This is a predicted structure of a 75-nucleotide RNA (transfer RNA) from an Acidobacteriota bacterium. The RNAcentral record of the sequence draws on ENA. Rfam family: tRNA. It is annotated as a transfer RNA.
[in-house]
């Protein structure tokens, strides 16, 4: 160097094809119930500038351009 693929809460990930028009789950994390206590279970609650930038629309995690990280495969 070419090519492919990832990239979203603290960690795993889904949602992207077809823009459904206030961002979701499971784990863990705070606080309350439950226990002599503690786990286990139930409730409730915080946590995201959807890798950066621009662009297209009324409106973009979702499309189109550039970049940057990795991870794979060729040379």
């Nucleotide at each position: 160097c070419a090519g492919a693929g990832u990239g979203u809460a603290g960690c795993u990930c889904a949602g992207u094809c077809u823009g459904c028009g206030c961002a979701g789950a499971g784990c863990g994390c705070a606080c309350g119930g439950u226990u002599u206590g503690g786990g286990c279970c139930c409730g409730u609650g915080a946590g995201g500038u959807c890798g950066c930038a621009g662009g297209u629309u009324c409106g973009a995690c979702u499309c189109c351009u550039g970049c940057c990280a990795c991870u794979c495969u060729g040379a």